[in-house]
RNA sequence: AGGCCAGUAGCUCAAUUUGGCAGAGUGCCUGUCUCCAAAACAGGAGGUUGCGAGUUCGAUUCUUGCCUGGCCUGCCA
Numbered sequence: 001a002g003g004c005c006a007g008u009a010g011c012u013c014a015a016u017u018u019g020g021c022a023g024a025g026u027g028c029c030u031g032u033c034u035c036c037a038a039a040a041c042a043g044g045a046g047g048u049u050g051c052g053a054g055u056u057c058g059a060u061u062c063u064u065g066c067c068u069g070g071c072c073u074g075c076c077a
Stems, first nucleotide, its partner, number of pairs: 001073007010026004020057001028044005050066005
């Protein structure tokens, strides 16, 4: 330098053939239980879907530029 893959809740990951109300587990908070805590159970909060642009009635999803990380190939020394 070129190619490929990934980026979604604090963390790990889903989200159907190119698209139609953004979710789960875990963690966190509250409650029940307990002498207290843990565990268990119930409830709750938590999101600029990496950042822009485009297409569309409508984009996590399609197109495109950039950023970050990983992998592969190559060049110079």